Overview
c-di-GMP-I-GGC riboswitch aptamer from a Desulfobulbaceae bacterium, 75 nucleotides, folded computationally. Its Rfam family is "c-di-GMP-I-GGC riboswitch aptamer". Gene Ontology term of the family: cyclic-di-GMP binding. The sequence was found by an Rfam model in a public genome assembly. NCBI's taxonomy places the organism under Bacteria, Pseudomonadati, Desulfobulbia, Desulfobulbales, Desulfobulbaceae.
RNA sequence: UAAGCUAAAGCCAAACCUGCUGCAAAGCAGGGACGGAAAGCCACGGGUCUUAAAAAGAUAGCCGGGUUACCUUGA
Numbered sequence: 001u002a003a004g005c006u007a008a009a010g011c012c013a014a015a016c017c018u019g020c021u022g023c024a025a026a027g028c029a030g031g032g033a034c035g036g037a038a039a040g041c042c043a044c045g046g047g048u049c050u051u052a053a054a055a056a057g058a059u060a061g062c063c064g065g066g067u068u069a070c071c072u073u074g075a
Base pairs, nucleotide, nucleotide: 001074002073003072004071011036012035016031017030018029019028020027021026034061040067041066042065044064045063046062047059048058049057050056
């Protein structure tokens, strides 16, 4: 620096259930495991969602982008 075929060690945790917070989307904690090679972090662009609408907000496990990093392999 490129890639994720194989292997190992470890990591995260969808749906669903319970509790708390929030008008809501949703978040947090516990259980749980569908999946994930950045499913680590950042709302910068697009998308989606909440809200009667605006303001505002949610989503990084929708995609792109930025940034940092474990293991393995190649150069």